The RNA shown here (Bacterial RNase P class A) has 396 nucleotides and comes from an Alphaproteobacteria bacterium. It was read from a public genome assembly, where an Rfam model found it. The model forms 96% of the base pairs in the Rfam consensus. Rfam family: Bacterial RNase P class A. The family's RNA type in Rfam is ribozyme. Model confidence (mean pLDDT): 75 of 100. Lineage of the source: Bacteria > Pseudomonadati > Pseudomonadota > Alphaproteobacteria.
[in-house]
RNA sequence: CCAGACGGUCGGAUGAUCGCCCCUUCCUUCAGGUUGGGGAGGAAAGUCCGGGCUUCAGGGGAAAAGGGUGCCGGAUAACGUCCGGUCGGGGCGACUCGAAGGAAAGUGCCACAGAAAACAAACUACCUUCUCGUAAGGGAGGGAAAAGGUGAAAAGGUGCGGUAAGAGCGCACCGCGUCUUUGGCAACAAAGGCGGCACGGAAAACCCCACCCGAAGCAAAACCGAAUAGGAGCCGCAUAGCGCAUACCUGAUAUUCGUAUCAUAGGUGCGCGGCGCUUUCCCCGCGCGCGGCUCGGGUUGGUUGCUUGAGGCGUUUGGCAACAAACGUCCCAGAUGAAUGAUCGUCCAUUGCAGCAAUGCGAUGACAAAACCCGGCUUAUAGACCGUCUGGCGCU
Numbered sequence: 001c002c003a004g005a006c007g008g009u010c011g012g013a014u015g016a017u018c019g020c021c022c023c024u025u026c027c028u029u030c031a032g033g034u035u036g037g038g039g040a041g042g043a044a045a046g047u048c049c050g051g052g053c054u055u056c057a058g059g060g061g062a063a064a065a066g067g068g069u070g071c072c073g074g075a076u077a078a079c080g081u082c083c084g085g086u087c088g089g090g091g092c093g094a095c096u097c098g099a100a101g102g103a104a105a106g107u108g109c110c111a112c113a114g115a116a117a118a119c120a121a122a123c124u125a126c127c128u129u130c131u132c133g134u135a136a137g138g139g140a141g142g143g144a145a146a147a148g149g150u151g152a153a154a155a156g157g158u159g160c161g162g163u164a165a166g167a168g169c170g171c172a173c174c175g176c177g178u179c180u181u182u183g184g185c186a187a188c189a190a191a192g193g194c195g196g197c198a199c200g201g202a203a204a205a206c207c208c209c210a211c212c213c214g215a216a217g218c219a220a221a222a223c224c225g226a227a228u229a230g231g232a233g234c235c236g237c238a239u240a241g242c243g244c245a246u247a248c249c250u251g252a253u254a255u256u257c258g259u260a261u262c263a264u265a266g267g268u269g270c271g272c273g274g275c276g277c278u279u280u281c282c283c284c285g286c287g288c289g290c291g292g293c294u295c296g297g298g299u300u301g302g303u304u305g306c307u308u309g310a311g312g313c314g315u316u317u318g319g320c321a322a323c324a325a326a327c328g329u330c331c332c333a334g335a336u337g338a339a340u341g342a343u344c345g346u347c348c349a350u351u352g353c354a355g356c357a358a359u360g361c362g363a364u365g366a367c368a369a370a371a372c373c374c375g376g377c378u379u380a381u382a383g384a385c386c387g388u389c390u391g392g393c394g395c396u
Base pairs, nucleotide, nucleotide: 001392002391003390004389005388006387007386008385009384010383012347013346014345015344016343017342018341020039021038022037023036026033027032041367045378046377048376049375050374051373052372053217054216055215056214058284059283060282061281062280063279066213067212068211069210070209071085072084073083074082075081086100087098088097089096090095101208102207106206107205109201110200123148124147126143127142128141129140130139131138132137156174157173158172159171160170161169175197176195177194178193179192180191181190182189183188221304222303223302224301231295232294233293234292235291236290237289241272242271243270244269245268246267248266250263251262252261253260254259274288275287276286277285311330312329313328314327315326316325317324318323348365349364350363351362352361353360354359
């Protein structure tokens, strides 16, 4: 100097004039005026995950169905996120990607090509026995999967020996399986022993294994106000009652007119039982009806929720780190048909033209807009800058 990898910051600033919203001080004729402060992002987008919060579902346990995650250890409120590590793929490298448990429980799949795609095998070549033929060259049987071809993948790979030709047939090294030792919390790694060891790939196919999981969502919900018709019709499901008691209801008799006695059990209480609250079962609890469709009427207003938070920033300590703790400091939108803006000037960044230069005249300034809040992931992004590391070239 060039190329690259990873991480981070900004993405406009400022003055004047006017306009809008929120909080706050004071005044007030309650209409408003006034003092001070604040006012759209790194992604506010996507709505893909996780929660806080609100309401509902009756609670607990077991099972099934459904969904999610999937190497190990840690962080976190939690996650499918993040950090560190192991293994595998890519890259010269810095780095980066991984849907990273199980194929010996079972089922299914592997196009085309190829002889054959998993209890899978003979197309061209090889060896051998017999036989036809003058020869070239054929036929039948046996052996084998080592050579070549096809393919993403073809009965582990390379080499040597051996054989009729061959084959883990034997040997060496590698690979695979298993056992032991060492290191590591672990995933796993290294070393050594034993075994000729094969029935490939793929589960981002079904499946098996391990762990986790209520639903809906601020248009949640709460309060106030107002108005109407506690409306009409139809359909479906369920129905189951029994016993005891009784001072309320009812009836009868008597009465000293206060009541007493008797009867009944409509009401009430208790117990047993039935149905339902649930995909099933058990225990507890609750209820005695539930659901759907059509027509019609009223309201569609206001306030809260609404921004002080798993909050931001700084320092220190612990930790490889993610992050945690302590101390200090700050308050940084809360609209509701939807405020956070408009104009002018100067500066800033990039860039064009003119000019020796100073400078002058222009152009451009990305992606984009809060709506309950927060932690992530993914996607879009003109341009400017900072740091660390890698590779190449050159100089010293």